Predicted 3D model of a 118-nucleotide RNA (FMN riboswitch aptamer (RFN element)) from Cetobacterium sp. 2A.
RNA sequence: GAUAUACUUCAGGGCAGGGUGUGAUUCCCUACCGGCGGUUAGAGUCCGCGAAGCCUUUUGGCUUGAACUGGUGAAACUCCAGUACCGACAGUUAAAGUCUGGAUGGAAGAAGUGUUAU
Numbered sequence: 001g002a003u004a005u006a007c008u009u010c011a012g013g014g015c016a017g018g019g020u021g022u023g024a025u026u027c028c029c030u031a032c033c034g035g036c037g038g039u040u041a042g043a044g045u046c047c048g049c050g051a052a053g054c055c056u057u058u059u060g061g062c063u064u065g066a067a068c069u070g071g072u073g074a075a076a077c078u079c080c081a082g083u084a085c086c087g088a089c090a091g092u093u094a095a096a097g098u099c100u101g102g103a104u105g106g107a108a109g110a111a112g113u114g115u116u117a118u
Stems, first nucleotide, its partner, number of pairs: 002118003005114006017029003031098002033087002035049004044085002053062003067083005089101003
């Protein structure tokens, strides 16, 4: 120093303004947000993982959303320009990515410290 191992800490953001209406942060105009790892160039929309739901003997399995065009370049569905699209479950005097709730939870993972062994 590396591997294994133990412990500690960290680990999700967002409807401002207005319309209608008895009532809507849920409808309409509009606004805002984007977990983690990977990828010769940087990702909500490529590949995979986590969360949520279901099944299960389980460390597991199933299900689980969305992007194109042009430009630059050795290389970008990741940058720049343009125009789009997506977002679990339950609750609610009205239909939810943003409110309330499970959740002071859990977790992909990240960082640090230490011991023992090789």